[in-house]
RNA sequence: GCUCCUGUAGUUCAACGGAUAGAAUGUAUCCCUCCGAAGGAUAAGAUGCCAGUUCAAUUCUGGCCAGGAGCA
Numbered sequence: 001g002c003u004c005c006u007g008u009a010g011u012u013c014a015a016c017g018g019a020u021a022g023a024a025u026g027u028a029u030c031c032c033u034c035c036g037a038a039g040g041a042u043a044a045g046a047u048g049c050c051a052g053u054u055c056a057a058u059u060c061u062g063g064c065c066a067g068g069a070g071c072a
Base pairs, nucleotide, nucleotide: 001071002070003069004068005067006066007065010025011024012023013022018055027043028042029041030040031039048064049063050062051061052060
């Protein structure tokens, strides 16, 4: 330099173009306990950025950014 892949809660992962974007784990509060752990209940928390297509975009298209793989 060229080609391809990936980017979603703190972390690991889901989500036919149409759901209130979901789960596990973690965090906070409460219950339980002499105190913790375990267990139970509740809550907060995310679509890399900018445009485009569409009635509607996490999903499709383009550019940029970041990471990875291959070729040279």
The RNA shown here (transfer RNA) has 72 nucleotides and comes from a Candidatus Collierbacteria bacterium.
Model confidence (mean pLDDT): 81 of 100.
The organism belongs to Candidatus Collieribacteriota, within Bacteria.
RNAcentral holds the sequence, with entries from ENA.
It matches the Rfam family "tRNA". By type it is a transfer RNA.